The part of an RNA shown here (large-subunit ribosomal RNA, domain I) has 575 nucleotides and comes from a Dehalococcoidia bacterium.
Context: one part of a larger RNA
RNA sequence: AGCCCACGGUGGAUGCCUAGGCGCCAAGGGCCGAUGAAGGGCGCGGCAAGACUGCGAAAUGCUCCGGUGAGCCGUCCAGCGGGCGUAACCGGAGGUGCCCGAAUGGGGAAACCCCGCCCGGUGAAAGCCGGGUGACCCGCCGCAAGGCGGGAGGCAACCGGGGGAACUGAAACAUCUCAGUACCCCGAGGAAAAGAAAGCGACAGCGAGGCCCCAAGUAGCGGCGAGCGAAACGGGCUCAGCCUAAACCGUCAACACUGAGUGGCCUGGGGGCCUAUGUGAGGGCGGGGUUGUAGGAAAUGUCAGUCUCUCCCCCAGGGGAGGCAGGGAGACCCGCUUACCUAGCCAAAGGUUCUGGAAUGGACCGCCAUAGAGGGUGAAAGCCCCGUAGGCGAAAGGCAAAGGGGUACCCGACGUUCACCUGAGUACCGCGGGGCACGAGAAACCCUGCGGGAAUCUGGGGGGACCACCCCCCAAGGCUAAUUACCCUUGGCGACCGAUAGUGAACUAGUACCGUGAGGGAAAGGUGAAAAGCACCCCGAAAGGGGAAUGAAAAGAUCCUGAAACCGUGGGCUU
Numbered sequence: 001a002g003c004c005c006a007c008g009g010u011g012g013a014u015g016c017c018u019a020g021g022c023g024c025c026a027a028g029g030g031c032c033g034a035u036g037a038a039g040g041g042c043g044c045g046g047c048a049a050g051a052c053u054g055c056g057a058a059a060u061g062c063u064c065c066g067g068u069g070a071g072c073c074g075u076c077c078a079g080c081g082g083g084c085g086u087a088a089c090c091g092g093a094g095g096u097g098c099c100c101g102a103a104u105g106g107g108g109a110a111a112c113c114c115c116g117c118c119c120g121g122u123g124a125a126a127g128c129c130g131g132g133u134g135a136c137c138c139g140c141c142g143c144a145a146g147g148c149g150g151g152a153g154g155c156a157a158c159c160g161g162g163g164g165a166a167c168u169g170a171a172a173c174a175u176c177u178c179a180g181u182a183c184c185c186c187g188a189g190g191a192a193a194a195g196a197a198a199g200c201g202a203c204a205g206c207g208a209g210g211c212c213c214c215a216a217g218u219a220g221c222g223g224c225g226a227g228c229g230a231a232a233c234g235g236g237c238u239c240a241g242c243c244u245a246a247a248c249c250g251u252c253a254a255c256a257c258u259g260a261g262u263g264g265c266c267u268g269g270g271g272g273c274c275u276a277u278g279u280g281a282g283g284g285c286g287g288g289g290u291u292g293u294a295g296g297a298a299a300u301g302u303c304a305g306u307c308u309c310u311c312c313c314c315c316a317g318g319g320g321a322g323g324c325a326g327g328g329a330g331a332c333c334c335g336c337u338u339a340c341c342u343a344g345c346c347a348a349a350g351g352u353u354c355u356g357g358a359a360u361g362g363a364c365c366g367c368c369a370u371a372g373a374g375g376g377u378g379a380a381a382g383c384c385c386c387g388u389a390g391g392c393g394a395a396a397g398g399c400a401a402a403g404g405g406g407u408a409c410c411c412g413a414c415g416u417u418c419a420c421c422u423g424a425g426u427a428c429c430g431c432g433g434g435g436c437a438c439g440a441g442a443a444a445c446c447c448u449g450c451g452g453g454a455a456u457c458u459g460g461g462g463g464g465a466c467c468a469c470c471c472c473c474c475a476a477g478g479c480u481a482a483u484u485a486c487c488c489u490u491g492g493c494g495a496c497c498g499a500u501a502g503u504g505a506a507c508u509a510g511u512a513c514c515g516u517g518a519g520g521g522a523a524a525g526g527u528g529a530a531a532a533g534c535a536c537c538c539c540g541a542a543a544g545g546g547g548a549a550u551g552a553a554a555a556g557a558u559c560c561u562g563a564a565a566c567c568g569u570g571g572g573c574u575u
Stems, first nucleotide, its partner, number of pairs: 001574009015560001016526002020497002022494009031154002039100003042056003046080002050076003062094006071084003105114003115134008136151006158189001159187005169176001173223001199206002210237004220228002241479003244423001248287005255280003263274003266317006292457001294422003298417006305324007326411003330407001332406003336403003340398003344392003350365005366383002368372001374386003428452008438464001459474005513520002533559001536547004
């Protein structure tokens, strides 16, 4: 020195554990902000230096209401000193709420500096202190001065829209793919979007939209490569349908025209009247009207509750408005009742003995069960504790599901005639693009940058070039809950993880640390049932050690277990 054995040290693997994560399900909830948010700075504790939590100069808190309650004055974190107990704690409502921040009186290198006006306090005054007010943009009102209202900023994911890659794949690469993805911008809401057929389909029919399953990796598209990839039908979930534009009628203001044998005063006859009370083109408002078996307007016919008023007078007819009665319906209002959310409450039944440090274990004898889910307790507990099954509960705030109440609103039917209306730079066509699973293809359909440019129901669009027949449907205005997406809270569950795993984060974690910055981003859990955390003695300066004591056990505090590498001590063997 090597190898081996024994015993140690170091180290922190492994096992066990879980305070934390992950996923799914169900229920409840879903925007905040000039009444100053989100997020911060600085403060606030009797002794409080720091970190976390809470709070704001009324500062680990104040008031009211409810719940609960014998203890309490948050955690790391004990002690001293004191206090409260009508407390503490939990829930609802309110008060206070420094400074910065959209930040908004002006400025500014955020958390600072400076100012005008009004009011109050103090002061002889200058001044200081306190309260209020003073940014900008838009809308409405106003002659103006100004008044009133709105906006701004934030937000993880989900949603709609405007823009929009490349790596990559095609075993290279250009069409293509990745992908309308990532990313940027705008906007909105608790959801958003879509949505009441100019739809789909096929000779049968369906009847808004959305989501799930299927159809189907089918039909198709495709340097027919890589790859992309439907729809109808069918089965489910949820269900809801509406309002306008126009014709026509009335009215308002201004303008223009006409001046009656011809127009007007609802229609017919008779009478009377008008000079703008007529006529015209537009506009505002009210009525009317809303569809494809076409519908409506206008005129007219037949049959239909009632009363009143009114439309120049009479007769006949007709119209309009209102009341009553009856009915309808809502997606509107109320928040009365019930339910639900935000605290809570009641809740059955076990003893003896043995082992042990400890009984929940063994033995023996019982009991409860609409409760034998689960957790805790010194080992393994239905009956010890918390709970669980099953029941109960809100002063205040929220919600608006069901019931109830209110109320804007609506309420003839069927024909005939007539040909007035039924969304225009639109449809449609050409060119250039884009979207549709569909790459210009036989390429329909949808959108539109440029050009051209209709019709009004004897009209117009579609059924995948186009034409005919046939069938379906009414574009060029708008609204619409639920079923769906995502997140939070609470509860439940897991052939999910168990500290190099599971979130980056079980612990002072988006912390320490790194970076000018955008940004990057850790490591780090475990004494014991209980601190009972080793009084006292000895060696030592101390650290540490030896006794003693505690404990079941030193497990003795980066303390459960304590592998290996690595380092020793003793012994054996070999050289």
Its Rfam family is "Bacterial large subunit ribosomal RNA".
Lineage of the source: Bacteria > Bacillati > Chloroflexota > Dehalococcoidia.